Model confidence (mean pLDDT): 82 of 100. Predicted 3D model of a 72-nucleotide RNA (transfer RNA) from Bacteriovorax sp. Rfam family: tRNA. Rfam classes the family as a transfer RNA. Gene Ontology term of the family: triplet codon-amino acid adaptor activity. It was read from a public genome assembly.
RNA sequence: GCGGAUUUAGCUCAGUGGUAGAGCGUCUCGUUGCCAUCGAGAAGGUCGCAAGUUCGAUCCUUGUAAUCCGCU
Numbered sequence: 001g002c003g004g005a006u007u008u009a010g011c012u013c014a015g016u017g018g019u020a021g022a023g024c025g026u027c028u029c030g031u032u033g034c035c036a037u038c039g040a041g042a043a044g045g046u047c048g049c050a051a052g053u054u055c056g057a058u059c060c061u062u063g064u065a066a067u068c069c070g071c072u
Base pairs, nucleotide, nucleotide: 001071002070003069004068005067006066007065010024011023012022013021018055026042027041028040029039030038048064049063050062051061052060
């Protein structure tokens, strides 16, 4: 230098055009003499960034950044 993959909650990951979810974790409440377990609830997201297409974009297109893999 060229090609490919990934980027979404604190962590690991879903989500193939119509108001973004799960598990674990965190917090609160219940249960218990206390802790753990278990049950209920809550908080937490400008979907890497910027443009474009569209009535509407996490999703399609372009550029760009980071990480990983391969080729030279």